About this RNA
The RNA shown here (transfer RNA) has 75 nucleotides and comes from an uncultured bacterium. Rfam family: tRNA. It was read from a public genome assembly. Its mean pLDDT, the model's own confidence on a scale to 100, is 80.
């Protein structure tokens, strides 16, 4: 350089017909249990809203575009 995937919480990641609230899990933090600690159980906190910018659209994580990062191919 071209081609494919992929960037959504602290971490893995889901979300694929564009629609009303953006979500699981695990980890955190309270609380319950327990002598106590772990484990199990409630509840909660946690995105400058989904890599950055602009487009389409009433209406974007999701669809065009250009960039920036990752991971494999092909040169």
């Nucleotide at each position: 350089g071209c081609c494919u995937g992929g960037g959504u919480a602290g971490c893995u990641c889901a979300g694929c017909u564009g629609g009303u609230u953006a979500g699981a899990g695990c980890g955190c933090a309270a609380c319950a249990u327990u002598c106590a600690u772990a484990a199990c159980g409630u509840u909660g906190a946690g995105g400058u809203u989904c890599g950055a910018g602009g487009g389409u659209u009433c209406g974007a994580g999701c669809c065009c575009c250009u960039c920036c990062c990752c991971a494999g191919g092909c040169a």